[in-house]
Context: one part of a larger RNA
RNA sequence: UUGGGUUUAAAGGGAGCGUAGGCGGGGGGUCAAGUCAGCUGUGAAAUACGUACGCUUAACGUUCGUCUUGCAGUUGAAACUGGUUUUCUUGAGUGCGUAUGAGGCAGGCGGAAUUCGUGGUGUAGCGGUGAAAUGCUUAGAUAUCACGAGGAACUCCUAUUGCGAAGGCAGCUUGCUGGUCCGCUACUGACGCUGAUGCUCGAAGGUGCGGGUAUCGAACAGGAUUAGAUACCCUGGUAGUCCGCACAGUAAACUAUGGACACUCGCUGUCGGCGAUAUACUGUCGGGGGGUAAGCGAAAAGCAUUAAGUGUCCCACCCGGGGAGUACGUCGGCAACGAUGAAACUC
Repeated sequence: UUGGGUUUAAAGGGAGCGUAGGCGGGGGGUCAAGUCAGCUGUGAAAUACGUACGCUUAACGUUCGUCUUGCAGUUGAAACUGGUUUUCUUGAGUGCGUAUGAGGCAGGCGGAAUUCGUGGUGUAGCGGUGAAAUGCUUAGAUAUCACGAGGAACUCCUAUUGCGAAGGCAGCUUGCUGGUCCGCUACUGACGCUGAUGCUCGAAGGUGCGGGUAUCGAACAGGAUUAGAUACCCUGGUAGUCCGCACAGUAAACUAUGGACACUCGCUGUCGGCGAUAUACUGUCGGGGGGUAAGCGAAAAGCAUUAAGUGUCCCACCCGGGGAGUACGUCGGCAACGAUGAAACUC
């Protein structure tokens, strides 16, 4: 010396399910593996420590003792951990009842708008910009009216709202379906928490095949701007944007805050129940916000019952900056690329 950390300095896995493992509620009995105690054996000698002695002293040497913290056997103890058995209900789950919501999947329908087509009216411009031009237009545009086609997205309601594990989810409606809250305490009786490997899901963009293509629009073309302008602005415009099937597997996948449980002031709105009901006022459970106390934060911003407080358990990750999320290798992928992931050198 036997770590300290992870909102913002390096560091929480994108999210879930779950295997091994780790950890795990109350009472009783029992076993004695861990644990504790006694005894026995062993733990070579030297070394080490202590006593006494011998070289004039010391170093050195001799004697006796200790130490050798261990291991094995044996006899006991039974609080704790563990095994086993029995029991309990508060953890967990089930049931019944009532609610809730943009949760998911599939089908049907709707109106507004953009674009395009046809026809009518109508005539010289329209469009666009800082200003212009490219562009469109007497083969009749723009504007306006009627009808039609097709694709995509759903104004208002709409919020500090709601739902979902996360990604995410919003017109209306039907079917199928997942979850959650609350109430009753009827049932099971610790069945729990976490979770390496694994499996599944996973925005946008991208890829393959087949459709679709209204809008917008990488690339590309043209017009401007400019010293230049491979940009910002304008006119067009292909992939894409949409659908089906398959792949890909990454994001500032953010609350930059892993999950579970318990505990720790009050104030104030809000969503969903329940109780009570007079509409008021209030209690309680669950969710989602605001502003604060103690406490925390090396320090601060701040966090503060939705903790970044006080504790327990499990997982993940970090260890000066650059080199570098690179090289090499391996695994995955059609590819793009993803995952894993250094070193030399340098400051």
A computed fold for a 347-nucleotide part of an RNA from an uncultured bacterium, annotated as small-subunit ribosomal RNA, central domain.
Rfam family: Bacterial small subunit ribosomal RNA.
The coordinates come from a structure-prediction model, not an experiment, and the mean pLDDT is 87.